Record summary
A computed fold for a 107-nucleotide RNA from Rhodocytophaga aerolata, annotated as SAM riboswitch aptamer (S box leader). Model confidence (mean pLDDT): 83 of 100. Its Rfam family is "SAM riboswitch aptamer (S box leader)". Rfam links the family to the GO term regulation of gene expression. Taxonomically the source falls in Rhodocytophaga (Bacteria, Bacteroidota, Cytophagia, Cytophagales). It was read from a public genome assembly, where an Rfam model found it. The model forms 94% of the base pairs in the Rfam consensus.

């Protein structure tokens, strides 16, 4: 890199260093940024997806967080395909796809 499978409206920042960008890609939008972006470290934090632990033991479920990833503005910031509903409408509101992340198992 593919391939399954689950999840994605919840949670969680501070210092250092960097120096103009910055929300995955197009494209509209909207935001974040010199009162310091991306990136790096460092140190907290969340979650709980493996793993190990507790609940007598399997399943199933809770709890716990030592470990192995992740995550730590905004719903994956939001919308783009397709379908139903409604509406004066290119609008709004439900589902769904598809895309992208992120865990595990396999190639």
């Nucleotide at each position: 890199g593919g391939u399954u499978u689950a999840u994605a409206a919840a949670g969680a920042a501070g210092a250092a260093g960097g120096g103009a960008g910055a929300g995955a890609c197009u494209a509209g939008g909207c935001u974040c940024u010199g009162a310091g972006a991306a990136c790096u470290u460092c140190u907290g934090g969340c979650a709980a997806c493996c793993u190990a632990c507790u609940u007598a033991c399997a399943c199933g479920a809770a709890g716990a967080a030592a470990g192995g990833u992740g995550c730590u503005a905004a719903a994956u910031c939001c919308u783009a395909c397709c379908u139903a509903a409604u509406c004066a409408g290119u609008g709004u509101u439900a589902g769904g796809a598809a895309a992208u992340a992120u865990a595990a198992a396999u190639u």